The part of an RNA shown here (small-subunit ribosomal RNA, 3' major domain) has 474 nucleotides and comes from an uncultured bacterium. Its mean pLDDT, the model's own confidence on a scale to 100, is 83. RNAcentral holds the full RNA, with entries from ENA and SILVA.
[in-house]
Context: one part of a larger RNA
RNA sequence: UGACGGGGACCCGCACAAGCGGUGGAUGAUGUGGAUUAAUUCGAUGCAACGCGAAAAACCUUACCUACCCUUGACAUGUCACUAACGAAGUAGAGAUACAUUAGGUGCCCGUAAGGGAAAGUGAACACAGGUGCUGCAUGGCUGUCGUCAGCUCGUGUCGUGAGAUGUUGGGUUAAGUCCCGCAACGAGCGCAACCCUUGUCUUUAGUUGCUACGCAAGAGCACUCUAAAGAGACUGCCGGUGACAAACCGGAGGAAGGUGGGGAUGACGUCAAGUCCUCAUGGCCCUUAUGUCUUGGGCUGCACGCAUGCUACAAUGGCUGGUACAAACGGCUGCAAUACCGCAAGGUGGAGCGAAUCCGAUAAAGCCAGUCUCAGUUCGGAUUGGGGUCUGCAACUCGACCCCAUGAAGUCGGAGUUGCUAGUAAUCGUAGAUCAGCAACGCUACGGUGAAUACGUUCCCGGGGCUUGUACA
Numbered sequence: 001u002g003a004c005g006g007g008g009a010c011c012c013g014c015a016c017a018a019g020c021g022g023u024g025g026a027u028g029a030u031g032u033g034g035a036u037u038a039a040u041u042c043g044a045u046g047c048a049a050c051g052c053g054a055a056a057a058a059c060c061u062u063a064c065c066u067a068c069c070c071u072u073g074a075c076a077u078g079u080c081a082c083u084a085a086c087g088a089a090g091u092a093g094a095g096a097u098a099c100a101u102u103a104g105g106u107g108c109c110c111g112u113a114a115g116g117g118a119a120a121g122u123g124a125a126c127a128c129a130g131g132u133g134c135u136g137c138a139u140g141g142c143u144g145u146c147g148u149c150a151g152c153u154c155g156u157g158u159c160g161u162g163a164g165a166u167g168u169u170g171g172g173u174u175a176a177g178u179c180c181c182g183c184a185a186c187g188a189g190c191g192c193a194a195c196c197c198u199u200g201u202c203u204u205u206a207g208u209u210g211c212u213a214c215g216c217a218a219g220a221g222c223a224c225u226c227u228a229a230a231g232a233g234a235c236u237g238c239c240g241g242u243g244a245c246a247a248a249c250c251g252g253a254g255g256a257a258g259g260u261g262g263g264g265a266u267g268a269c270g271u272c273a274a275g276u277c278c279u280c281a282u283g284g285c286c287c288u289u290a291u292g293u294c295u296u297g298g299g300c301u302g303c304a305c306g307c308a309u310g311c312u313a314c315a316a317u318g319g320c321u322g323g324u325a326c327a328a329a330c331g332g333c334u335g336c337a338a339u340a341c342c343g344c345a346a347g348g349u350g351g352a353g354c355g356a357a358u359c360c361g362a363u364a365a366a367g368c369c370a371g372u373c374u375c376a377g378u379u380c381g382g383a384u385u386g387g388g389g390u391c392u393g394c395a396a397c398u399c400g401a402c403c404c405c406a407u408g409a410a411g412u413c414g415g416a417g418u419u420g421c422u423a424g425u426a427a428u429c430g431u432a433g434a435u436c437a438g439c440a441a442c443g444c445u446a447c448g449g450u451g452a453a454u455a456c457g458u459u460c461c462c463g464g465g466g467c468u469u470g471u472a473c474a
Stems, first nucleotide, its partner, number of pairs: 001474002003471003007468002010465004015458002019421005026312001029309005034303001042053002064298002067295001070292001073128001077127002079124005086104001090099003108117003130287002133285003139281002141276003144272001146270001151190006157166003170181003196264004201232007210222003214219001235258001238252005314414001318373007330361003335354002340349003380411001385406007427450007
């Protein structure tokens, strides 16, 4: 100087407390451990692995296993020879592929022609290709975490023999090393804040596909809504009080908004030899008729069991039936698909319109108004199983989703424990998108609707910050 302390005093955080809802019990879903397997590919492992890489494993993907093939190779450059390239149908095979230099076929540029060249193919021999093989403890890059915590440093000066100290400590204050005052320090840098995006108010400009004070419509208009550009607006600016006459804090006015208005992006010096050689790049090592490459089928989905994360429930603040109201955001041409017709339905027929403020996906749901059920393993709950279908796709056996009929398990609110959240939040209700032929989505990411309770306080638990003290630690 640090680190540590079941040392001290101070401060902060959904850290506790005060509340609301979960989880831990049940079923199934997904991930993971384990055991199994020919293979169940690999990685991630306290917080910070476990709905994680994976924003889609039937084939492909795919890296794993089995079996069948290839060896200058599926891919690149170079040398030589030959041939334009290309190569249907057929036979064999699980296919890759083989028959095969098959039948057919002769282009482009230069040149009158001969011939040469480009591109591509075949063959030969090598240089080489190739490797999701190993090492993340050789690395770059990227990422997580402490933590959006308020810290981390430097120059000159001064002090100390020196390691170092000072500045950065102290008194106040702040979300903040934020600002003020003081001070052997004076300045400065990276962080903080601001600049950026979005949302909340107003003004101006612009009005089609949007809107309607006119109109049945055509039309007319751009006030309003909205769209999308430019501005205004908030700065402790004003008033009062407290305070060291400071910084600031408390209250008030005006205002759409008040003290960082709400949200986002933004992550200092560093820590964990944290994660990733399977995104990519890369040193070294290893394989080279195989650890490379092609294909078939299987596996990654297998199951006594443990754990993690979310779904649905156990019901009457509810279930079912009928009627009825109100969003935002997003996607659409290999696409979204309306009206109509068929089917109980999944869906089918058909194809108006739309490269979309125009058309379509598209009925939002909870809500509201009626009816019914009457506390029961039920008109709750929906697993499981049987039968019949639909769709996608070469192909749904292993192993897809959905629909209909029948079946109707467990489950009556969950032990010790544990978790999220402070406001348009929690809770609850639907909608859309990426990936995608289809789908394991109950996941993830966004969007809006309805919309709470509580915070006395900082003694305690956890994490963090600066000050101080002890130390047989470095």